A computed fold for a 110-nucleotide RNA from Rummeliibacillus suwonensis, annotated as SAM riboswitch aptamer (S box leader). The model forms 97% of the base pairs in the Rfam consensus. Model confidence (mean pLDDT): 78 of 100. Its Rfam family is "SAM riboswitch aptamer (S box leader)". Gene Ontology term of the family: regulation of gene expression. Rfam describes the family as follows. The SAM riboswitch is found upstream of a number of genes which code for proteins involved in methionine or cysteine biosynthesis in Gram-positive bacteria.
RNA sequence: CACUUAUCAAGAGAAGCCGAGGGAAAUGGCCCAGCGAAGCUUCAGCAACCUCUGCCUAGCAGAAAGGUGCUAAGUCCUACAAGACAGAUGACAGUCUUGAAAGAUAAGAA
Numbered sequence: 001c002a003c004u005u006a007u008c009a010a011g012a013g014a015a016g017c018c019g020a021g022g023g024a025a026a027u028g029g030c031c032c033a034g035c036g037a038a039g040c041u042u043c044a045g046c047a048a049c050c051u052c053u054g055c056c057u058a059g060c061a062g063a064a065a066g067g068u069g070c071u072a073a074g075u076c077c078u079a080c081a082a083g084a085c086a087g088a089u090g091a092c093a094g095u096c097u098u099g100a101a102a103g104a105u106a107a108g109a110a
Base pairs, nucleotide, nucleotide: 003108004107005106006105007104008103013043014042015041016040017039021032022031023030028077029076044071045070046069049067050066051063052062053061054060055059075102080099081098082097083096084095085094
């Protein structure tokens, strides 16, 4: 890097350095940012994938010392497809729902 499984509408910030971008990719948006972006360091916090404990054990509940992870906005919305609503001569376009591609995180095996 690729593969398998699970989850992704919730939650959680301050300081110092630095100095202009950032929000994964394509497109179109929208938003954050010198009242300091991204990044690095320190401390703090959230969560519960691994871990630990218990039970009525395809699981459920609890704990948060350890291994990760995370701490703007639904994975910020948007591939693609189907359906519903409304409008309408029909198409296109709009809103919502569902699936799904892609992505993120964890565990596993190799």